[in-house]
RNA sequence: GAGCGAAAAAGGCAAACCUUCCGAAAGGAUGGGACGCAAAGCCACCGGCCUACGUUCCCGGCCCGAAACAGAGACGGGGAUACGGCAGCGGGGUUGCCGCG
Numbered sequence: 001g002a003g004c005g006a007a008a009a010a011g012g013c014a015a016a017c018c019u020u021c022c023g024a025a026a027g028g029a030u031g032g033g034a035c036g037c038a039a040a041g042c043c044a045c046c047g048g049c050c051u052a053c054g055u056u057c058c059c060g061g062c063c064c065g066a067a068a069c070a071g072a073g074a075c076g077g078g079g080a081u082a083c084g085g086c087a088g089c090g091g092g093g094u095u096g097c098c099g100c101g
Stems, first nucleotide, its partner, number of pairs: 003100003012037002017032002020029003035088001041094003045091003048086003054081007062073001
């Protein structure tokens, strides 16, 4: 010292689920809890996935009107969208314990 994780030791992290809190949501934090993990430490750079507050588009009836068309508004339904997330989806970057070497 590239690489590797068979055996071992010191330890570490913690899925689902539950509590409380933050958030529009996805999700995050806290305590409990362990399915798993050799980077399941850290970073959204690339791909992917999740969500859609806001924005925007479409539809509907309401409203307005003598009526028709158009149109403003609030309401209901649907689509698009990341500027929000996921590092325990893959790649990449970066740091690191023990052992083999």